[in-house]
Context: one part of a larger RNA
Molecule: small-subunit ribosomal RNA, 5' domain
Organism: uncultured bacterium
């Protein structure tokens, strides 16, 4: 000098753009952060329209009552989604994590392309209904129901399994064929119709979305190996499931991954074992560089979710707003018993030299479910605080000598502040008033038209062209208006280092980063005055090169 998630002191006009609990992974009030699908399902309410039935009426008609079509909504079975997205950096010195390979030891919902199906049947059950226990939380129990829920049964296009032939390989395999018939599937919804069959619903036919099974593919996970990179020898010997085989298990799948047996090996002075420390990386800071410090914010991996442990479910968890069991704490409670878990976003509170809004929107973009319209989204876009940082921008320009008043200094002549104000001409950035104002929007859907599929002007599809749809937005931005008006401090001035005198003070009372200043003429203390640096900033601590 540079540099920082910074903090303190003084001071503080205004934009862009970033950043903002580094301490206590300390505790946590509220609220909201994961749903969604009625086009899987039987229910339930609510409207609305029909047909008919009571009652009132002479009639118009009003009332109510069960069925039926529509259309919303919806607790509950059921489907996916909830393993992503967000969060934090406790363990972690480790094949964690970054590089290079490897699986001839493997699994994959969605998705994309392709092949072949979607036959017939049964048994429950949530809810609803009753009945009983509980203060709730929540639990029994009976009767009764539906499914794309569960559960045989057929087919098997495949696909496991086994055993067998070629090719290829030489590693124990791989590819194609054959055979055994051993094992293995599956759900059904919504639209639209002319002809035939039916009384009718519908059957047929047809379009979409869905389910089964397999093959590639894309993405993805999981497993293995070499190398890489902290401190400590005042850690020197470690180790028995240990190191290897055999063989069962068990797993998607290798393996001591569990086990039985058998053998006695495996690591180690190129630092094992142990003890401290820390999440790794891309990257950042500095440096000419080598190299040395660091891993806030972005961006990849990992690990963890009150502390410990465990499985379940599923393609995929040993699962942050899932379950179970235990433990600390912390609430409710009729004392029997029960409920939580912000290292999501906001906010409370302790702790600290510290660190923000209990804001607004799903309009964009990414997610989820849905045939869609459509919800959900504290991801994410905005916007709000903070000069925390970097960047721009302003606070005025020209012209002005009687070198004005005041101040300061004096050798009393003057000098200096200082063109500096005064004044006179002008501008109008930012700020503020008024007025217009893009772009982020294009998709989906809704109309119309071609065109395709189809008997078909129904329906469904691609494609065109209109239409819709913005939180931000009182925004950017442009125009206009007034009027120099609303905007400068901070530090320093002995030397290192740019910048000096005068009072005051008298080894005091300060001041210092290193020399060192201060005991009566201090450019070193304190004030004034002038001057230099930087400037919304500017100094000081603290770190790091």
């Nucleotide at each position: 000098g540079a540099a920082u998630g910074a903090a303190c002191g003084c001071u503080g006009g205004c934009g862009g753009c970033g950043u903002g609990g580094u301490u206590a992974a300390g505790a946590c009030a509220u609220g909201c952060a994961a749903g969604u699908c009625g086009a899987a399902c039987g229910g339930g309410a609510c409207a609305a329209c029909g047909a008919g039935g009571g009652u009132a009426g002479c009639a118009a008609u009003a009332u109510u009552c069960g069925c039926g079509u529509u259309g919303u909504c919806u607790a509950g079975u059921g489907g996916c989604a909830g393993a992503c997205g967000g969060g934090u950096g406790c363990g972690u010195a480790a094949c964690a994590c970054g590089u290079g390979a490897a699986c001839a030891a493997u699994c994959u919902a969605c998705c994309a392309u392709g092949a072949a199906a979607u036959g017939g049947g049964g048994a429950a059950u949530a809810g609803c209904u009753c009945g009983c226990c509980g203060a709730a939380a929540g639990g029994c129990g009976g009767a009764u129901u539906a499914a794309u829920a569960c559960c045989g049964c057929a087919u098997g296009u495949g696909g496991u399994u086994g055993c067998u032939u070629c090719u290829c390989g030489c590693c124990u395999g791989a590819g194609a064929g054959g055979c055994a018939u051993a094992c293995u599937a599956a759900a059904g919804c919504c639209g639209g119709g002319g002809a035939c069959c039916g009384c009718a619903a519908g059957g047929c036919c047809u379009g979409g979305c869905g389910u089964u099974u397999c093959a590639u593919g894309a993405g993805g996970a999981g497993u293995u190996c070499g190398c890489g990179g902290c401190c400590u020898a005042u850690c020197a010997g470690c180790u028995a499931g240990u190191u290897g085989g055999u063989g069962a298990g068990g797993u998607a799948a290798c393996g001591g991954c569990c086990c039985a047996c058998c053998a006695a090996g495996g690591c180690u002075a190129a630092g094992a074992c142990g003890g401290g420390u820390a999440g790794c990386u891309g990257g950042u800071c500095u440096g000419a560089g080598a190299g040395g410090a660091u891993g806030a914010c972005c961006a990849g991996c990992c690990a963890c979710a009150c502390u410990g442990g465990a499985a379940c479910u599923g393609a995929g968890a040993c699962a942050c707003g899932g379950u179970c069991c235990a433990g600390a704490c912390a609430c409710c409670u009729a004392c029997g018993g029960g409920u939580g878990g912000c290292a999501g976003c906001a906010g409370u509170u302790u702790c600290g030299a510290a660190u923000c809004a209990u804001u607004c929107a799903c309009a964009a973009u990414g997610g989820g479910c849905g045939a869609a319209a459509g919800c959900c989204u504290g991801a994410u876009g905005g916007u709000g605080c903070g000069a925390c940082g970097c960047c721009g921008c302003g606070u005025g320009g020209g012209g002005g000598a009687u070198g004005a008043a005041g101040g300061u200094c004096c050798u009393u002549g003057g000098a200096u502040u200082g063109u500096a104000a005064a004044c006179c001409c002008c501008u109008g950035u930012c700020a503020c008033c008024g007025g217009g104002g893009a772009a982020g929007a294009a998709a989906c859907g809704c109309u119309a038209a071609c065109c395709g599929g189809a008997a078909a002007u129904a329906c469904c599809g691609u494609u065109u062209a209109g239409c819709c749809u913005g939180a931000c937005u009182u925004a950017a931005c442009c125009c206009g208006g007034a009027g120099a008006g609303g905007a400068a401090g901070c530090a320093g001035u002995g030397g290192c280092u740019a910048a000096c005198u005068c009072u005051g003070u008298g080894c005091c009372a300060g001041c210092a980063g290193c020399c060192g200043c201060g005991g009566u003429a201090a450019u070193a203390c304190a004030g004034a005055g002038a001057c230099u640096g930087c400037a919304a900033g500017c100094g000081u601590u603290a770190u790091u090169c």